[in-house]
């Protein structure tokens, strides 16, 4: 400088055009316990990297941008 892939709750990840975007851990409550851990029920927490198109509808498809990653001159 060129191909290419990848960005989603605190962390991992599910979701290839219409369901309130779920699911484990964690973390908060309560339940049980003499207590602590297990366990058991509830809750919080992302509108998707940013900004633009397409379309009735975009997390999802097009472009650019950014950041990270693999190849290669």
């Nucleotide at each position: 400088g060129g191909a290419c892939c990848g960005u989603u709750c605190g962390a991992c990840u599910u979701c290839u055009g219409g369901u309130g975007a779920g699911g484990u851990c964690a973390c908060u409550g309560c339940c049980c316990u003499u207590u602590c851990a297990a366990g058991g029920c509830a809750g919080c927490a992302a509108g998707g990297u940013u900004g633009g198109g397409u379309u009735c509808g975009a997390a999802u498809c097009c472009c650019a941008c950014a950041c990270g990653g693999u190849c290669u001159g």
Transfer RNA from Azoarcus sp., 73 nucleotides, folded computationally. Its Rfam family is "tRNA". Rfam classes the family as a transfer RNA. Its family is annotated with triplet codon-amino acid adaptor activity in the Gene Ontology. From the family's description: Transfer RNA (tRNA) molecules are approximately 80 nucleotides in length.